[in-house]
RNA sequence: GCUACAACGUAGGGGUCCCGUCCGGGAAGCGGACGGGUGAGAGAGACCCUCCGAACCUGAUGCGGAUAAUGCCGCCGUAGGGAAGCGUUGCGUGCCGGUCC
Repeated sequence: GCUACAACGUAGGGGUCCCGUCCGGGAAGCGGACGGGUGAGAGAGACCCUCCGAACCUGAUGCGGAUAAUGCCGCCGUAGGGAAGCGUUGCGUGCCGGUCC
């Protein structure tokens, strides 16, 4: 000197499912409230991600396995897309250069 990591700030991107009870409704796979499952997050001003990019989308009304049910788990996936991040502070993971012994 570069860079990794962490915190904060800021800019941008993203998802919001399944089941049960009750209410509304002629009814619905409709709307709302509450509760349960998974998860970082299921409208939470929260969570996650920004090329070292699996955050997220397409493939997909996909395939296999589980479950009360569901992208619940795995494959798909060294497939295709996807926000070009920046600044400050801290620390010193690593690398390079210089100087001295």
Model confidence (mean pLDDT): 78 of 100. The RNA shown here (TPP riboswitch aptamer (THI element)) has 101 nucleotides and comes from a Betaproteobacteria bacterium. The sequence is in RNAcentral, with records from Ribocentre. Lineage of the source: Bacteria > Pseudomonadati > Pseudomonadota > Betaproteobacteria.